[in-house]
Context: one part of a larger RNA
RNA sequence: UUGGGCGUAAAGCGUCUGUAGGUGGUUUAGUAAGUCUCCUGUUAAAGAUCAGGGCUUAACCCUGAGUCGGCAGUAGAAACUACUGAGCUUGAGUACGGUAGGGGCAGAGGGAAUUCCCGGUGUAGCGGUGAAAUGCGUAGAGAUCGGGAAGAACACCAAUGGCGAAAGCACUCUGCUGGGCCAAAACUGACACUCAGAGACGAAAGCUAGGGGAGCGAAUGGGAUUAGAUACCCCAGUAGUCCUAGCCGUAAACGAUGGAUACUAAGUGCUGUGUGACUAAAAACAGACAGUACUGUAGCUAACGCGUGAAGUAUCCCGCCUGGGGAGUAUGCUCGCAAGAGUGAAACUC
Numbered sequence: 001u002u003g004g005g006c007g008u009a010a011a012g013c014g015u016c017u018g019u020a021g022g023u024g025g026u027u028u029a030g031u032a033a034g035u036c037u038c039c040u041g042u043u044a045a046a047g048a049u050c051a052g053g054g055c056u057u058a059a060c061c062c063u064g065a066g067u068c069g070g071c072a073g074u075a076g077a078a079a080c081u082a083c084u085g086a087g088c089u090u091g092a093g094u095a096c097g098g099u100a101g102g103g104g105c106a107g108a109g110g111g112a113a114u115u116c117c118c119g120g121u122g123u124a125g126c127g128g129u130g131a132a133a134u135g136c137g138u139a140g141a142g143a144u145c146g147g148g149a150a151g152a153a154c155a156c157c158a159a160u161g162g163c164g165a166a167a168g169c170a171c172u173c174u175g176c177u178g179g180g181c182c183a184a185a186a187c188u189g190a191c192a193c194u195c196a197g198a199g200a201c202g203a204a205a206g207c208u209a210g211g212g213g214a215g216c217g218a219a220u221g222g223g224a225u226u227a228g229a230u231a232c233c234c235c236a237g238u239a240g241u242c243c244u245a246g247c248c249g250u251a252a253a254c255g256a257u258g259g260a261u262a263c264u265a266a267g268u269g270c271u272g273u274g275u276g277a278c279u280a281a282a283a284a285c286a287g288a289c290a291g292u293a294c295u296g297u298a299g300c301u302a303a304c305g306c307g308u309g310a311a312g313u314a315u316c317c318c319g320c321c322u323g324g325g326g327a328g329u330a331u332g333c334u335c336g337c338a339a340g341a342g343u344g345a346a347a348c349u350c
């Protein structure tokens, strides 16, 4: 490579947008590039295959026959692919009417708690642990009451619940703004799917500059424990955690499961919106679509399990895997302020 695979054995890019490319609904007319058929030319000889023949046989030699396929050309076919023209509405999109939501950005406001400061009351302890000690406290702590300041996070509601492409998103209100879903069927008329390169976003930690700093808390110091204790426990505590502007671009970035479309038993919850009948209005009931969960048939699977949101049955496109270690290392290149990231071997060894 052919092939076989990718939930857990190696393997789905962290997620999305999208270029080239690949693939693509339905009707009709045409063309004939692909496709199919006939014929012609060519594809040297030798060799190979088949049928004969000649050396006593064989090897060897001689004669004859025969393709397939390729390339080029002529003539045709028109189902499929393609192209051109004209259409269609189911795919896709737009408009109209509703609707749910911690989706995003900005601004404003709030209360509880914590720490600190000031003042009152008040006196000898407080704190901490398995037990202690370091620590705080007669210069009045801890406790309690009143006042003030600061920063960070938003109890209950809260859910197996909602939204978002993912990362993620929750006190309340306001402004701006993205997407979804439902109903109806007005408009466009295949405008679609996927996507190498490319671009955008991307937790935490980390970096740069300027702020901020209550609590927590790498590092660090001290107290314990211990044979030791560069730890687990305790007392402190810097960076950081927070904000603004940039960088970094990684995670068990997980559903360890790429995206799209179609089909294939049921049953039970929850969320959103229509419909039906009922009702004073609801609730409850039936049924539809979209989402989110559980059980489960067929089928699949090495098993576990998955099972209409498939890991079933199929098609299209992309990414990735090919024994373990060496190694996500070395080297080169690109990016980065750095940390490092991306790409990514081999020798050797089992």
Base pairs, nucleotide, nucleotide: 004321005320006319007304008303012318014201015200016199017198021194022193023192025088026087027086028085029084030083031082033081034080035077036076037075039073040072041071042070043069049065050064051063052062053061054060091191092188093187094186097182098181099180103177104176105175106174107173108172109171110154114150115149116148117147118146119145120144121143125136126135162169163168206247207246208245209244210243211242215241216240220236221235222234223233258317259316260315261314262313263312266295267294268293269292270291271290272289273288275286276285299306300305323350324349325348332343333342334341335340